[in-house]
RNA sequence: GUGGGCGUAGCUCAAUGGCAGAGCACUCGGAUGUGGCCCGAGCGGUUGGGAGUUCGAAUCUCCUCGCUCACC
Numbered sequence: 001g002u003g004g005g006c007g008u009a010g011c012u013c014a015a016u017g018g019c020a021g022a023g024c025a026c027u028c029g030g031a032u033g034u035g036g037c038c039c040g041a042g043c044g045g046u047u048g049g050g051a052g053u054u055c056g057a058a059u060c061u062c063c064u065c066g067c068u069c070a071c072c
Base pairs, nucleotide, nucleotide: 001071002070003069004068005067006066007065010024011023012022013021018055026042027041028040029039030038048064049063050062051061052060
């Protein structure tokens, strides 16, 4: 350089064009002689960035950035 894949919560990952979620972590509470395990609740998001299509975009299209694979 050419082609492909990936990018969503602190981490690992979901989400058929129609409410952005789960587990772990964190915080508070319960339980316990204390702690762990366990139980309940809570916090946490510019869905990498920008533009377009659409009544509606994490999802489709284009540009761009980063990571990664193959080829050269």